A computed fold for a 74-nucleotide RNA from a Nitriliruptorales bacterium, annotated as transfer RNA. Its Rfam family is "tRNA". By type it is a transfer RNA. Rfam describes the family as follows. Transfer RNA (tRNA) molecules are approximately 80 nucleotides in length. It was read from a public genome assembly. Its mean pLDDT, the model's own confidence on a scale to 100, is 80. Lineage of the source: Bacteria > Bacillati > Actinomycetota > Nitriliruptoria > Nitriliruptorales.
RNA sequence: GGGGCGUUAGCUCAGAUGGCUAGAGCGCUCGCCCGACACGCGAGAGGUCACUGGUUCAAAUCCAGUACGCCCCA
Numbered sequence: 001g002g003g004g005c006g007u008u009a010g011c012u013c014a015g016a017u018g019g020c021u022a023g024a025g026c027g028c029u030c031g032c033c034c035g036a037c038a039c040g041c042g043a044g045a046g047g048u049c050a051c052u053g054g055u056u057c058a059a060a061u062c063c064a065g066u067a068c069g070c071c072c073c074a
Base pairs, nucleotide, nucleotide: 001073002072003071004070005069006068007067010026011025012024013023019057028044029043030042031041032040050066051065052064053063054062
């Protein structure tokens, strides 16, 4: 230098073909339970879907560029 894949909650990850309020587990907070803690049960908070621009009535999803990470080729 060329190419491929990835980037979604604090962490690990889902999210076929664009459309329903963006989700799960773990973690966190509150309550219940207990003498207390843990476990268990119930409820809740937490997201500019890496960034910028474009296409579209509508984008996490499609397109282009940029950034970062991993891999391959030279």